[in-house]
Context: one part of a larger RNA
Molecule: small-subunit ribosomal RNA, 5' domain
Organism: uncultured bacterium
RNA sequence: GACGAACGCUGGCGGCGUGCUUAACACAUGCAAGUCGAACGGGAUCCAGAACUUCGGUUCUGGUGAGAGUGGCGAACGGGUGAGUAACACGUGAGUAACCUGCCCCCUUCAUUGGGAUAACGUCGAGAAAUCGGCGCUAAUACUGAAUAUUCUGGCUCUGCCGCAUGGCGGAGCUUGGAAAGGAUUCUGGUAGGGGGUGGACUCGCGGCCUAUCAGCUUGUUGGCGGGGUAACGGCCCACCAAGGCGACGACGGGUAGCCGGCCUGAGAGGGUGACCGGCCACACUGGGACUGAGACACGGCCCAGACUCCUACGGGAGGCAGCAGUGGGGAAUAUUGCACAAUGGGCGAAAGCCUGAUGCAGCGACGCCGCGUGAGGGAUGACGGCCUUCGGGUUGUAAACCUCUUUCAGUAGGGAAGAAGCUUUCGGGUGACGGUACCUGCAGAAGAAGCGCCGGCUAACUACGUGCCAGCAGCCGCGGUAAUACGUAGGGCGCAAGCGUUGUCC
Numbered sequence: 001g002a003c004g005a006a007c008g009c010u011g012g013c014g015g016c017g018u019g020c021u022u023a024a025c026a027c028a029u030g031c032a033a034g035u036c037g038a039a040c041g042g043g044a045u046c047c048a049g050a051a052c053u054u055c056g057g058u059u060c061u062g063g064u065g066a067g068a069g070u071g072g073c074g075a076a077c078g079g080g081u082g083a084g085u086a087a088c089a090c091g092u093g094a095g096u097a098a099c100c101u102g103c104c105c106c107c108u109u110c111a112u113u114g115g116g117a118u119a120a121c122g123u124c125g126a127g128a129a130a131u132c133g134g135c136g137c138u139a140a141u142a143c144u145g146a147a148u149a150u151u152c153u154g155g156c157u158c159u160g161c162c163g164c165a166u167g168g169c170g171g172a173g174c175u176u177g178g179a180a181a182g183g184a185u186u187c188u189g190g191u192a193g194g195g196g197g198u199g200g201a202c203u204c205g206c207g208g209c210c211u212a213u214c215a216g217c218u219u220g221u222u223g224g225c226g227g228g229g230u231a232a233c234g235g236c237c238c239a240c241c242a243a244g245g246c247g248a249c250g251a252c253g254g255g256u257a258g259c260c261g262g263c264c265u266g267a268g269a270g271g272g273u274g275a276c277c278g279g280c281c282a283c284a285c286u287g288g289g290a291c292u293g294a295g296a297c298a299c300g301g302c303c304c305a306g307a308c309u310c311c312u313a314c315g316g317g318a319g320g321c322a323g324c325a326g327u328g329g330g331g332a333a334u335a336u337u338g339c340a341c342a343a344u345g346g347g348c349g350a351a352a353g354c355c356u357g358a359u360g361c362a363g364c365g366a367c368g369c370c371g372c373g374u375g376a377g378g379g380a381u382g383a384c385g386g387c388c389u390u391c392g393g394g395u396u397g398u399a400a401a402c403c404u405c406u407u408u409c410a411g412u413a414g415g416g417a418a419g420a421a422g423c424u425u426u427c428g429g430g431u432g433a434c435g436g437u438a439c440c441u442g443c444a445g446a447a448g449a450a451g452c453g454c455c456g457g458c459u460a461a462c463u464a465c466g467u468g469c470c471a472g473c474a475g476c477c478g479c480g481g482u483a484a485u486a487c488g489u490a491g492g493g494c495g496c497a498a499g500c501g502u503u504g505u506c507c
Base pairs, nucleotide, nucleotide: 001506002505003504005503006502007501008500009499012372013371014370015369016368017367018365019364020330025328026327027326029325030324031323034073035072036071039070040069046063047062048061049060050059051058052057080283081282082281090207091206092205093204094203095202096201099200100199104196105195106194107193108192110190112146113145114144115143121136122135123134124133125132126131152178153177154175155174156173157172158171159170160169161168162167182188183187209255210254211253216246217245218244221243222242223241224240226238227237228236258280259279260278261277262273263272264271265270285306286305287304288303289302308319309318310317311316336362338361339360340359344358345356346355347354348353375405376404377403378402385396386395387394388393409448411443412442413441414440415439419434422431423430424429451496452495453494454493455492456477457476458475462491463490464489465488466487472479473478
């Protein structure tokens, strides 16, 4: 000097930041991912009208359109945490003659014709529940057959160029293969292919911890041939063959640890560190697994096993805050079960819009940085009181009183935003959580606002009394045993100041 700090004493206001470093301990409760009726079948409720009526209502038509269901997209983003990981995990540079890519943008092209189901629903049934079964009905942009092929792809034949080579880049021909969906208010969507963008996979060089009280390690191990698998290369996996591969330039083992941009310190070199913000990685009660999908081996999905908790009619079921708040526990220690989608951004939708604990704000904490205030000018035969005294006086001290002013901040009254040049609209208009906040104006009155540490030397600042190696102080040297500037108190002084000290850690 610094800090995500803590502790002691003290504490007026504001702005901007920041706040579980410990138990990746366990979690009550609420919320954190939905949306589309312009894909589909349907339709509770309510309103209006009509008909019938046993005056209770019933039926029909029109409007409204809840909840649920099929289907699409999203749910792999956003948000959290740092357990694991010493590794191509990260950073940086170079590369791939081995790849995939939903939505978005650009270019080319197409949308022909059929079919059978199923949920919802109805009905019957099982169960305490979670949930499930039988039968019957129905729709689609759900599922599916056929046709078509600009173009693409698989296979076969011929062939040009490049390469040492496995091969690579192309061209021509053939065909047993592989596509399409509609809705409608005017728009929109689908299929195949190419390019862009985005994303993923892989290879190589370099860089960065400790330990030899770890010296040998390795059998899918190292390589080859052939296959399997994958979007794709590869011992990734398998059969066979060879016996290799790594290592004192530290293999293997053990310990510790997410990495970086940065941050702190320092003249620099360096040392320390990785909170907040940003990039990458890993994880989601513990361990394992796949499914769906453009993308996951998936925090708020599924299955199995385990530990734990809860419900049960004992047959069986339910759950996962390292999301935002909040609770218990641990700890020296770390906040509200707040407001709003107005803005920014995201998902869905043609749109209106809906959802969004992302985000924007507010609340709490002097935790940090910054700013402001606690008054200004005058005022001496230098009052009173306190303290000291050589008893003359000195000092507190222009300090106070007193006089003349000012009113920041806080208080109070009135006015009152920008953030919305946006979004939306029936073209009239509507839309701000923060917030009656910031800011502006008026009002009253010095009125409501100073502490903390230190004063032997280092180190700025001294006297008196008390105590008497006691009580105590102390960062080091050291003070205290009867005149202690070092202990305690007082007066005075010095230093910082809404803070000041102490402790811890780093340079």